[in-house]
RNA sequence: AGAGUUUGAUCCUGGCUCAGGAUGAACGCUAGCGGCAGGCUUAACACAUGCAAGUCGAGGGGUAACAGGAGAAGCUUGCUUUUCGCUGACGACCGGCGCACGGGUGCGUAACGCGUAUGAAACUUGCCUUGUACAUGAGGAUAGCCCGAGGAAACUCGGAUUAAUACUCGAUAAUGUUUUAGAUUCGCAUGAAUUUAAAAUUAAAGCUCCGGCGGUACAAGAUGGUCAUGCGUGACAUUAGAUAGUUGGUGAGGUAACGGCUCACCAAGUCAGCGAUGUCUAGGGGUUCUGAGAGGAUUAUCCCCCACACUGGUACUGAGACACGGACCAGACUCCUACGGGAGGCAGCAGUGAGGAAUAUUGGUCAAUGGGCGCAAGCCUGAACCAGCCAUGCCGCGUGCAGGAAGACUGCCCUACGGGUUGUAAACUGCUUUUGUACAGGAAGAACCCCACUACGUGUAGUGGUUUGACGGUACUGUACGAAUAAGGAUCGGCUAACUCCGUGCCAGCAGCCGCGGUAAUACGGAGGAUCCAAGCGUUAUCCGGAUUUAUUGGGUUUAAAGGGUGCGUAGGCGGUUAAUUAAGUCAGUGGUGAAAUCCUGCAGCUCAACUGCGGAACUGCCAUUGAUACUGGUUGACUAGAGUAUGCGUGAAGUUGGCGGAAUGCGACAAGUAGCGGUGAAAUGCAUAGAUAUGUCGCAGAACCCCAAUUGCGAAGGCAGCUGACUAAAGCAUAACUGACGCUGAUGCACGAAAGCGUGGGUAUCGAACAGGAUUAGAUACCCUGGUAGUCCACGCUGUAAACGAUGAUAACUGGUUGUGCGCGAUACACAGUGCGCGACUGAGGGAAACCAUUAAGUUAUCCACCUGGGGAGUACGUUCGCAAGAAUGAAACUCAAAGGAAUUGACGGGGGCCCGCACAAGCGGAGGAACAUGUGGUUUAAUUCGAUGAUACGCGAGGAACCUACCCGGGCUUAAAUGUAGAUUGCAUGAUUCAGAGAUGGAUCUUUCUUUCACGAGACUAUUUACAAGGUGCUGCAUGGUUGUCGUCAGCUCGUGCCGUGAGGUGUCGGGUUAAGUCCCAUAACGAGCGCAACCCCUAUCCUUAGUUGCCAACAGGUCAAGCUGGGAACUCUAAGGAGACUGCCGCCGCAAGGCGCGAGGAAGGUGGGGAUGACGUCAAAUCAGCACGGCCCUUACGUCCGGGGCUACACACGUGUUACAAUGGCAGGUACAGAGGGCAGCUACAUGGCGACAUGAUGCUAAUCUCGAAAGCCUGUCUCAGUUCGGAUCGUAGUCUGCAACCCGACUACGUGAAGUUGGAUUCGCUAGUAAUCGCAUAUCAGCCAUGAUGCGGUGAAUACUUUCCCGGGCCUUGUACACACCGCCCGUCAAACAAUGGAAGCUGGGGGUACCUGAAGUCUGUAACCGCAAGGAGCGGCCUAGGGUAAAACUAGUAACUGGUGUUAAGUCGUAACAAGGUA
Repeated sequence: AGAGUUUGAUCCUGGCUCAGGAUGAACGCUAGCGGCAGGCUUAACACAUGCAAGUCGAGGGGUAACAGGAGAAGCUUGCUUUUCGCUGACGACCGGCGCACGGGUGCGUAACGCGUAUGAAACUUGCCUUGUACAUGAGGAUAGCCCGAGGAAACUCGGAUUAAUACUCGAUAAUGUUUUAGAUUCGCAUGAAUUUAAAAUUAAAGCUCCGGCGGUACAAGAUGGUCAUGCGUGACAUUAGAUAGUUGGUGAGGUAACGGCUCACCAAGUCAGCGAUGUCUAGGGGUUCUGAGAGGAUUAUCCCCCACACUGGUACUGAGACACGGACCAGACUCCUACGGGAGGCAGCAGUGAGGAAUAUUGGUCAAUGGGCGCAAGCCUGAACCAGCCAUGCCGCGUGCAGGAAGACUGCCCUACGGGUUGUAAACUGCUUUUGUACAGGAAGAACCCCACUACGUGUAGUGGUUUGACGGUACUGUACGAAUAAGGAUCGGCUAACUCCGUGCCAGCAGCCGCGGUAAUACGGAGGAUCCAAGCGUUAUCCGGAUUUAUUGGGUUUAAAGGGUGCGUAGGCGGUUAAUUAAGUCAGUGGUGAAAUCCUGCAGCUCAACUGCGGAACUGCCAUUGAUACUGGUUGACUAGAGUAUGCGUGAAGUUGGCGGAAUGCGACAAGUAGCGGUGAAAUGCAUAGAUAUGUCGCAGAACCCCAAUUGCGAAGGCAGCUGACUAAAGCAUAACUGACGCUGAUGCACGAAAGCGUGGGUAUCGAACAGGAUUAGAUACCCUGGUAGUCCACGCUGUAAACGAUGAUAACUGGUUGUGCGCGAUACACAGUGCGCGACUGAGGGAAACCAUUAAGUUAUCCACCUGGGGAGUACGUUCGCAAGAAUGAAACUCAAAGGAAUUGACGGGGGCCCGCACAAGCGGAGGAACAUGUGGUUUAAUUCGAUGAUACGCGAGGAACCUACCCGGGCUUAAAUGUAGAUUGCAUGAUUCAGAGAUGGAUCUUUCUUUCACGAGACUAUUUACAAGGUGCUGCAUGGUUGUCGUCAGCUCGUGCCGUGAGGUGUCGGGUUAAGUCCCAUAACGAGCGCAACCCCUAUCCUUAGUUGCCAACAGGUCAAGCUGGGAACUCUAAGGAGACUGCCGCCGCAAGGCGCGAGGAAGGUGGGGAUGACGUCAAAUCAGCACGGCCCUUACGUCCGGGGCUACACACGUGUUACAAUGGCAGGUACAGAGGGCAGCUACAUGGCGACAUGAUGCUAAUCUCGAAAGCCUGUCUCAGUUCGGAUCGUAGUCUGCAACCCGACUACGUGAAGUUGGAUUCGCUAGUAAUCGCAUAUCAGCCAUGAUGCGGUGAAUACUUUCCCGGGCCUUGUACACACCGCCCGUCAAACAAUGGAAGCUGGGGGUACCUGAAGUCUGUAACCGCAAGGAGCGGCCUAGGGUAAAACUAGUAACUGGUGUUAAGUCGUAACAAGGUA
């Protein structure tokens, strides 16, 4: 210090989340030790038991217990009983002091409660200190004790008697107090202090060891307390008014004291937007945590203050309480009871139950520190000090150290079989002993007190001595033993350090956020390994941080959330120049305070540290005082630059209210006129022969004002438009005459405020929600059409909202240019400059996330106001205010999501635009779709109908040959195997032939025992057996892959380097203007170049040349045949096959800057790429293929392998694709006759001959091929048929054959004869083709034994028509535009309904809670009144009164829970209906 997450990517806005620290924590797993700290956060819930406040005999009467002493009695002679308060002591009692401290808790309290600073001239203070003075006389009681009574008990009552430092009375008394009169001094005021005089009035207690301890009064101090005040100290305004003792005064009472504290009277005040009152929450502070700080959160432990003590009230005593372990009363609860009555209060320490995620021992000691009492010893002390429990936290220590590589074994991983890792880790060797165990020693914390002595200043110091330790035989120290007793937790996809294997298969599960998991998961579970911490580690919860995400430091508001619709203006905030004064703010000095602890820092003590001690600093604050006076403020004066006024001038759709005008529309009347009008994409409804529409004339009505008109003008905004009058307002300019800061902004408030809407009354021509009808449509409650009510208009009143927008608050100042325009001024001016105020455009600096803004700022500053803080829920609910209503204003929460959003970028898309291309349309020719058949597919069927391909881009496709071969089915067999290879060994078995069983595979039987070479041994080949190693799989995954292929598309695109632009994604280049088939080229240009594509280079073809002539050719010459290059020969031609030439817009003309284009141009075989082929950029479709091949992973292994027989892939109601043949006369049939190219051929093609009607057969010859051979058809010439289901058409079926083959039944082709189906040109729709093309005709080949080939691939023959044009359909390219799309329009996405779940609003009603009001009642108690009773008296009892806790009753408000029913909201892979939005989203 940041990081992750919105997007295809980017920048920004913005939320969510994480990494850090912390805790009185809890939970999970784990656990060796010690030190120091901490330990009911919940039920201020209820409490058994024990303890937590007593002490003083030096106040008293005394003597119940104990001890001693003395006496007496009894006897058992040392014991029992008893007497004596004589002594030590002491129960209970009177009395004194304490119990108001210490300890606990945080209910209440939003308050002078707390903090801080002051004041008390308005007060008090026991014990303590100091000072002054005093202490005299008298009296009557009472507890106890004793006697008696009641009661279960608690306890109570009566009688008698008694004491005091208890109580009462009297005396004395001032420097006290009070009153009166005066003087001096001081104070901010009330007043205070000092002093003089007079009057009135108030006190006491003794004890004693003789040292003293106490008592009374007054004054002072100290300490503690009380009161008052300034400032500070939560939330909510959906709490806006509150208050009758209320505010003040006078008087009185009361108090320690001021005070409405209380009362009487008088007045009507007081508080409140600077937040009263109310409601909710809460003890406050020092601190603690966090943070760079400012802040935010916090108030456990420790310290200070407050409040409370079962709940509520009350007073008493006292120096102090309205009292935790006191009293009284009321209430709730618990307990005892003899039922009549009583007792109690752990929020003290332990402990129990309950609650809860959760928090300890019914421990020891007063040794130390402190407290109470006491002269003291001492007693008491759950304060305190210690110990126990708990990893709750912080800190420290340990679990060993060194060596040790064959880098051991196991485990895990990879694999090329070799390695990696665990890992110096272990084993093993040596060493050490903190800790542990055993034994031994063993503290400090202790000073006091007491006794004695010394010194002097009689209460202090010192000296000596005795004694005192809970913790604790603890800390610590020593010795011995022996690595011995001691490691886990979480994590490992990114953030975030750490990776592999197996299992699982959107399951199980994980998850803080993003997100993992659907068969190769570093994200689930396990394992190995690794990482981080470590006696802990993780999780959860909470706080701060990061978050500048509430922004004072330190944010924003054109479009992301956010400027109020506009003005006027109150409070408030801010404010021009100058002088003087003041000193409030401000600044400086000084003083006081800011408790201690904490934090920081220096030093020190525990072995270190945590912890603790001492010193310092700090405590950023508050108060006082002294000074300074620049700035701000106050006061006083002056000024004119702000603001205003005056005078003059022109300006404008500024406002209000009258008058007037023409055009249009509608209506009415009349005229004239005839069949339609109107309306639409097209129609219909509607109007019209009862005369419409159109036309003319006249009249009426209401509303709106054409042109001018504009980027114009005016207005605060809304808004304002014919002409004109009246009234009103405004800004501007000019003059610089007047005032002299009078200003700016503006919460609350007031006013204005489009349209729609509401009320009352008018008006109503047009238009026109609702409504009706007609269309459209699947529907059409819409868009379109015909009508049409409210409304639109006027007057008055309400409403108060709009995308009320410049989505930009007002005011002021400053900061570059260019240009247009409106109104002024100035000027003689129609020109051109100048100047002021407006309205616009462009471009700088600067700003901005960018788009953009840019003197009319969104720039740089100042002041004031308003508003924002993730999306949804929601501008909703509730409440309140306003409104006649509609509704407006104000304005949440639960719940839910990890985004929502802005700007820009690249694509894609658009029923957006522009340009362009293509057999894309159009123009043509021929087809398909109808028939039959062939073939493929779907479907169905089946034991199986093997598998794959499925829009274009599957369907005569893989398959360029399914009878077996075959992957499928049925059945029968085999299990290292069917084939192949390597290595070793052995062998000549087998193979082969014959035969049997069997469907065959296979099994059995018989016969034989291979070949080459060598003289031979032997060697080699082959076969077989055996051994070892490699099996095999057309099983799955094309979504794990390679390779190959289709398609966009032979479309013109796709990119890179450097530079430049941009924060960036990206852009530029590649755009623009031309041009091209083309990103082809040219020009221009922040680009310059380059690459893959295009083109060219390659092949075929069209022309010519050269070379070469065999198997090809034959012109001339010769020979020869029935004929024939047949022969000699030729090398001319054709041809063959090598090499060249040729075409480049090269030439001409026109156009053009150029590129290039145009031309019936020339020339040329060919002309603008001549024609055709090969060639397919970056990429797209998770396109196709694991069944061609290869290959990762998974699966099968007497089977998913393999062999065999048979069947199936050929099924058949049907549907589709691709074809063939036809429907005929441009034809069929018959006869005759002509001309190709390219291919094939030895298990072959076959001439020729013979036979057969024929398929073919038999014989025979040539050819391993320019040699031999396979071979054209349409065409042409004749004849016939004559428009028919035919001499068209040939399906189907029958019979007889041929051929191939092991085998033609399922299931071959061909031949012959016979049979002779549908079909007469094909609906919607749709396909191909632009020239040697379509159409048409045949030929060849691959595969192949044969063939289901009408297919495919090639070849040649004959050989057209048409293209105006780009509007439209389809596809594509470039530019541009919009976008809410990016899985990219087959996109995205909205609402109702249906289902589940969740939270929530309303609601008759029901149930609580706290508070207030009114009335009734009213305990204890203070105060008060009082004749009878008591007392000598003081006084008391009793009775009455006021007030009050509590109780009761009543009505209303508030608040919470619940609720039949009901409303919307949110969420939820695959529900329904539509298609509202995003493109012109198909009606912006």